[in-house]
RNA sequence: GGCCCCAUCGUCUAGAGGCCUAGGACGCCGGGUUUUCAUCCCGGAAACCGCGGGUUCGAAUCCCGCUGGGGUCA
Repeated sequence: GGCCCCAUCGUCUAGAGGCCUAGGACGCCGGGUUUUCAUCCCGGAAACCGCGGGUUCGAAUCCCGCUGGGGUCA
């Protein structure tokens, strides 16, 4: 340098054009249970989806560029 893949709550992830101001698990906070801790149960906070532009009535989702990460060829 060419090609391919990836980027979403603190972490890991679901999502495939409208039902998504975004769901789940772990973690965190509060409460219940327990003599206490753990377990278990209930509730809560937390992501405007890497950045910019485009397509569309409508974009986390499709297209282009950029940035970062990974793979592969030389």